[in-house]
The prediction has a mean pLDDT of 78. The RNA shown here (Lysine riboswitch aptamer) has 158 nucleotides and comes from a mouse gut metagenome. The RNAcentral record of the sequence draws on MGnify. It matches the Rfam family "Lysine riboswitch aptamer". Rfam links the family to the GO term lysine biosynthetic process.
RNA sequence: AUAGAGGCGCGGUUUUCAUCAGUACCCCCGGCAAGGCCAGGCAGCCGUCGGGCGGAAAGGGAGAACCGCCGAGGAAGAGGGGGGUGCCUGCUCCCUGUUCUUUCGGGCCGUCGGGGAAUACCCGCCGGACUGUCACAGUUCCGUCUGUGGAGUGCUAU
Numbered sequence: 001a002u003a004g005a006g007g008c009g010c011g012g013u014u015u016u017c018a019u020c021a022g023u024a025c026c027c028c029c030g031g032c033a034a035g036g037c038c039a040g041g042c043a044g045c046c047g048u049c050g051g052g053c054g055g056a057a058a059g060g061g062a063g064a065a066c067c068g069c070c071g072a073g074g075a076a077g078a079g080g081g082g083g084g085u086g087c088c089u090g091c092u093c094c095c096u097g098u099u100c101u102u103u104c105g106g107g108c109c110g111u112c113g114g115g116g117a118a119u120a121c122c123c124g125c126c127g128g129a130c131u132g133u134c135a136c137a138g139u140u141c142c143g144u145c146u147g148u149g150g151a152g153u154g155c156u157a158u
Stems, first nucleotide, its partner, number of pairs: 001158004007070001009069009025054001027052006035046003038090006073104007081096004105131002108128003112124004133150006
């Protein structure tokens, strides 16, 4: 450099279903005046509670199919860009690309923390057993098996 392995392996797209939710919102009736739109200023817009008729969507999830893959990819931090009613300001808040650095072999289960409408699910620390791989030691019926340790900057083949 090329090819390849790990397995409830990783990411993405499409589609179906449930949830979100009888919520937001539309219309009608009645009561009542504090608020809301990331934050500050100015402006603008929307009231709110109860009852009645209709009644979603996004984000997140599960299944299936397909595509690309095996640092796949995830996370954290920093820089910078875009969006969160209009203008100005901010980057303390949220969402989303991008660049750099650091970190994690893989999935599973559990505690705690964060995100989330959520008992779903996702992410992280720690713990547990499992699993692939290499090294070392032991065992061996030469097929293995056991223990300890390491990390993907690894391992196998050429």